[in-house]
Context: one part of a larger RNA
Molecule: large-subunit ribosomal RNA, domain VI
Organism: Candidatus Kaiserbacteria bacterium
RNA sequence: CGUUGAUUCUUGAGGAGAUUUGUUUCUAGUACGAGAGGACCGAAAUGAACGAACCUCUGGUCUGGGGGCUGUACCGCCAGGUGCACCGCCCCGUAGCUAUGUUCGGAAUGGAUAACCGCUGAAAGCAUCUAAGCGGGAAACCAACUCCAAGAUAAGGAAUCGUUUGAGGGCCGUGAGAGAUGAUCACGUUGAUAGGCACCAGGUGGAAGUGCAGCAAUGCAUUGAGCCGAGGUGUACUAAUCCCCCGACAG
Numbered sequence: 001c002g003u004u005g006a007u008u009c010u011u012g013a014g015g016a017g018a019u020u021u022g023u024u025u026c027u028a029g030u031a032c033g034a035g036a037g038g039a040c041c042g043a044a045a046u047g048a049a050c051g052a053a054c055c056u057c058u059g060g061u062c063u064g065g066g067g068g069c070u071g072u073a074c075c076g077c078c079a080g081g082u083g084c085a086c087c088g089c090c091c092c093g094u095a096g097c098u099a100u101g102u103u104c105g106g107a108a109u110g111g112a113u114a115a116c117c118g119c120u121g122a123a124a125g126c127a128u129c130u131a132a133g134c135g136g137g138a139a140a141c142c143a144a145c146u147c148c149a150a151g152a153u154a155a156g157g158a159a160u161c162g163u164u165u166g167a168g169g170g171c172c173g174u175g176a177g178a179g180a181u182g183a184u185c186a187c188g189u190u191g192a193u194a195g196g197c198a199c200c201a202g203g204u205g206g207a208a209g210u211g212c213a214g215c216a217a218u219g220c221a222u223u224g225a226g227c228c229g230a231g232g233u234g235u236a237c238u239a240a241u242c243c244c245c246c247g248a249c250a251g
Base pairs, nucleotide, nucleotide: 001151005161006160007159008158009157010156014148015147016146017145020048021047022046023045024044025043026042032037050105051104052103053102054101058099059098060097061096065092066091067090068089069088070085071084072083073082074081075080109143110142111141116136117135118134119133168246169245170244172188173187174186175185176184193239194238195237196235197234198233199232200231202228203227204226209222210221211220212219213218
């Protein structure tokens, strides 16, 4: 830009992906074989590698969480803290992200076939799977499974709303299941969208102050304390105000 207003839901021409395989058990120590050995067919179990999704578990990371430790500067001093030192170093660690973790997948089935195996059957009184005709037959092919898909310009279909009494969209704002920016998605007071606050989960691991014990270092009690990023539930306290813009011909 087109699809001759818009919203929602769709059809599927076409395309992409997937398509792997081992071992064990039963059938059965059966058929077969003198024995040694040892099946077809059929049924089941469990793996490898690969792929997808996810974070309950096991781990990793987690530079705005908690704690410990050192040097130094500062907060007047003590105590307690803050800054800097690779996040100063060390020990843990929520959400998120993640694999080595977890779950799931390959299938079944149908069609038409390859090599090949056949039926009937002449040419050629026989024979012959083939010449007419009819079957069987593979991880390959076409469907089936998953995803994309009407720029499929032959631009499809349905429902609903609207054509100035204007459907719908945008701008703007709060954001994240989204993200470089656009976009997408959620919400905008008829409101839980984000922040704050409350409670909870979870992390750290026992705050400060005070008391007691000890000469002291320190310990004990108050106390599973204090602090706490992203998680959950709730709550209009704060911010999402009101305007505004585009918007559906001619014949």